[in-house]
Context: one part of a larger RNA
Molecule: large-subunit ribosomal RNA, domain II
Organism: Pseudomonadota bacterium
RNA sequence: UCCGGCGAGUUACUGGUGGUUGCGAGGGUAAGGGAUUCAGUCCCGCACCCGCAGCGAAAGCGACUCUUAAAAGGGGGUUUAAGUAGCCAUCAGUAGACCCGAAACCAGUCGAUCUAUCCUCUCCCAGGGUGAAUCCUUGCGAAAGCGAGGAGGAGGCCCGAACCAUUUGGUGUUGCAAAACCACUGGAUGAGGGGAGGAUAGGGGUGAAAGGCCAAUCUAGGCUGGAGAUAGCUGGUACUCCCCGAAAUAGCUUUAGGGCUAGCCCUGCAAGUUCCUGUGUGGAGGUAGAGCACUGGAUAGUGUAGGGGCGGCAACCCCGCUUCCGAAUCUAACCAAACUCCGAAUGCCAUACGGGUUGUUGCAGGAGUCAGUGCUGUGGGGUAAGCUCAUAGCGCAAGAGGGGGACAGCCCAGACAAUCGGCUAAGGCCGCAAAAUAUGGGUUAAGUCGCAAAGGAAGUUGGUUAUCUUAGACAGCCGGGAGGUUGGCUUAGAAGCAGCCAUCCUUUAAAGAGUGCGUAACAGCUCACCGGUCGAGAUAGCCAGCGCCGAAAAUUAACGCGGGUUAAACCCAUUGCCGAAGCCAUUGGCUUUGAGUUUUUACUCAAAGCGGUAGGGGAGCAUUGUAAGUGCGCUGAAGCAGGAUCGUAAGGUCCUGUGGAGUGCUUACAAGUGAGGAUGUCGGA
Repeated sequence: UCCGGCGAGUUACUGGUGGUUGCGAGGGUAAGGGAUUCAGUCCCGCACCCGCAGCGAAAGCGACUCUUAAAAGGGGGUUUAAGUAGCCAUCAGUAGACCCGAAACCAGUCGAUCUAUCCUCUCCCAGGGUGAAUCCUUGCGAAAGCGAGGAGGAGGCCCGAACCAUUUGGUGUUGCAAAACCACUGGAUGAGGGGAGGAUAGGGGUGAAAGGCCAAUCUAGGCUGGAGAUAGCUGGUACUCCCCGAAAUAGCUUUAGGGCUAGCCCUGCAAGUUCCUGUGUGGAGGUAGAGCACUGGAUAGUGUAGGGGCGGCAACCCCGCUUCCGAAUCUAACCAAACUCCGAAUGCCAUACGGGUUGUUGCAGGAGUCAGUGCUGUGGGGUAAGCUCAUAGCGCAAGAGGGGGACAGCCCAGACAAUCGGCUAAGGCCGCAAAAUAUGGGUUAAGUCGCAAAGGAAGUUGGUUAUCUUAGACAGCCGGGAGGUUGGCUUAGAAGCAGCCAUCCUUUAAAGAGUGCGUAACAGCUCACCGGUCGAGAUAGCCAGCGCCGAAAAUUAACGCGGGUUAAACCCAUUGCCGAAGCCAUUGGCUUUGAGUUUUUACUCAAAGCGGUAGGGGAGCAUUGUAAGUGCGCUGAAGCAGGAUCGUAAGGUCCUGUGGAGUGCUUACAAGUGAGGAUGUCGGA
């Protein structure tokens, strides 16, 4: 991993609601007892419970009662009245309460054959080295003592086996081994190593102290019990069909991944008349837009008051002037969520009519939901985000189908079933691949199409403005481009052309005190400008269409691919066709409502409906057993295998083979009643 078996809403009591049955202003017995054909039986038992009357704290009174001084007022009742008991279904409460799952807590008990420490007895430590105290001899000394030689044999001394330890590296890592092996290494007469016996026990021991060790278990041992601890957490929770169908929000919460109430869903009963959509009419409103009339902001002009400056005056005052600044006003053009002289669309309210048949409320019962998410419009926050918060709508969630290459949330469109029928939507029509190599007009040359900005450019197409032009434009070519003068200054020099100042005059068809190159400075080339030649458009802007550059990343990898250039690209227009589970057609099923029939839950007809998670409701299939009835079976039961067939499904039936002794059907009842999932569990492969 696979196969097979097992594996999860049960049971008891109490209560709510619904259904059903009995009796009914009543209903029922409980414990217990008796009878008996011994059973799912019958009878007794009337204690007690619920109901038939309420009010009051109560005494109590009673269709009334309480409050009160009260006959006032007020509160609660009375009228209209149905209960009760059993069974079934469902829900709640109490119990383990759908199943599995902790880490833990407590009690009792067992452990020191491992290991920690201690006690008693006992054993072990090759060899070599060093050479303390002390003693002897001797020399010296007054002595104390000192020196030398010898003897001696101390030490948590030295080297190093056994022994003990385990430093570093390697091997091993389904190992030789749940801690080993190899090499290296530390101690090796000591706080040494070992043996036997004994002692200390779980909040306790022991600890040269690491929370170490206390039997492969230790921040509190193991085992058994309390015990099915608890788990707002994770996982799992088993047959079918039919009808409806959510939520991811609000408030509160030691609350935020949990709950409670409301909201939204389902079922039943009741009430009453709304609800949706279209059109018409009538309203309220201050958004989009727009505007500047208010409130503010803000640009330019005119230039007033005022200021600055200058001048006149000896000076203040005063007067005059002004390429300066400049309020208010005026003119022109703007901006605003917290501006408005204005002002839509949509939405909302009311009403009338048409079309649909929903909608609402009350009561009762059952839920689920409280992590949401994408897009579109509009807002708050944020540089931004597949960001965040809000609001309205649509989707997904819980929605299949077609398109979008693939792709929950985008576009089209809401799947009861069948059809080798038809029409369309989005999107498409050269091939892959269904349908136009369709038609008319234009654009693009970039494979743009088939990613991207600021910015840049004689790309190209269309439009438009201005100027020049047969009195000859624009471009090219030929020629001229002069004189005063080398202007003045500066400078070594400065002659059009380093720099500063000035920038005139003349001759002219025209020619700058010079546009650029150039020289040390000149020279030289060239331009502006003029003439000639040529002969028809030219130049400079602006607006728009489609292109170009800007453009560097890891597969060829930014059309789905092939491939496509008067297109198979883009724009405008036109006609066809393809294309979905949409719509239509034919046939069939189911649900609801209405009508009819009536052999009443059955049939006929019509209309509408039949996507669906959590969840609610309805109807069934199958398994095991029980009771009654009724069958089958050695001339072959169950089971197993194959085939055929029936039913909308769960499922049913038949035939053949195998098998070799039991087993169906009908009705009713009762459940250990349906497995693919739980790192499920047991067995097998």